[in-house]
Molecule: transfer RNA
Organism: Actinomycetota bacterium
RNA sequence: CGGGAUGUGGCUCAGCUUGGCAGAGCGCCACGUUCGGGACGUGGAGGUCGGCGGUUCAAAUCCGCCCAUCCCGACCA
Numbered sequence: 001c002g003g004g005a006u007g008u009g010g011c012u013c014a015g016c017u018u019g020g021c022a023g024a025g026c027g028c029c030a031c032g033u034u035c036g037g038g039a040c041g042u043g044g045a046g047g048u049c050g051g052c053g054g055u056u057c058a059a060a061u062c063c064g065c066c067c068a069u070c071c072c073g074a075c076c077a
Stems, first nucleotide, its partner, number of pairs: 001073007010026004020057001028044005050066005
C1' cells in the first nucleotide's frame, strides 16, 4: 500500500439478506419465598446500533468517506 472480516445495554451475541416500535441470555436493582444465603418466581433500570455525511415518508439495515481490532497478500530490509 491492496483485499477481507468484525464493531448493537456491563459481558457474550441475535436482528442486516427482504428498510417499518431496538431484542435475547448472563449480570445489575427491587420485591416475594427462606432464620439467612443460594436457587426459584415477579417486576424494573440500563442503548441515540463505532464516527460523519448521503438516499428515503422512514436507516442498526442501503450508499460514500473515516476510525478501531483481527486475518491474508504485497513492498522494504